This is a predicted structure of a 78-nucleotide RNA (c-di-GMP-I-GGC riboswitch aptamer) from Sulfurovum sp.

RNA sequence: GUUGAAAAAGCUAAACCUAUUGUGAAAUAGGGACAGAAAGUUAUGGGUCUUUUAUGAAAGAUAGCCAAACUGCCACAG
Numbered sequence: 001g002u003u004g005a006a007a008a009a010g011c012u013a014a015a016c017c018u019a020u021u022g023u024g025a026a027a028u029a030g031g032g033a034c035a036g037a038a039a040g041u042u043a044u045g046g047g048u049c050u051u052u053u054a055u056g057a058a059a060g061a062u063a064g065c066c067a068a069a070c071u072g073c074c075a076c077a078g
Stems, first nucleotide, its partner, number of pairs: 001076001003075002011036002016031006034064001040070003044067003047062007
């Protein structure tokens, strides 16, 4: 940088299984790889989901749903 076809140092790890925690969505650890070029971070806007409430909302989960912000690796180009 209106780049990510190929390759690659290194990285993450879906489903599923086991254990633990939680009312729950889910989370953590181990195993396991479907994938990812931000599948790094932040719940800011929207979405989805859970709980309470009872329709107004409140508290949460999800960043591997989309957008946004910040940061960053490799390659390629300049």